A computed fold for a 76-nucleotide RNA from an Abditibacteriaceae bacterium, annotated as transfer RNA. Lineage of the source: Bacteria > Pseudomonadati > Abditibacteriota > Abditibacteriales > Abditibacteriaceae. Its mean pLDDT, the model's own confidence on a scale to 100, is 82.

[in-house]
């Protein structure tokens, strides 16, 4: 340098044909308990890496770009 893959909540990951962005853990509050843990109930938390484009509508399609991983190659 080229090719492929990944990037979504603090962490790990979902999201079907383009049609309400969700689950678990963690966190906060409550029930329970002498206290805590566990269990149960409830709650907060999102620039879907970034910038554009297409579309009535984009996490999803297109273009550019950044980061990480893998593969191939170039120079020294």
């Nucleotide at each position: 340098a080229g090719g492929c893959g990944a990037g979504u909540a603090g962490c790990a990951c979902a999201a079907u044909u383009g049609g309400c962005a969700g689950u678990g853990c963690a966190c906060c509050g409550g029930u329970c308990u002498c206290c805590a843990a566990a269990a149960c109930c409830g709650g907060g938390g999102g620039u879907u890496g970034c910038a554009g484009g297409u579309u009535c509508g984009a996490g999803u399609c297109c273009u550019g770009u950044c980061u990480c991983g893998c593969c191939u190659g170039c120079c020294a």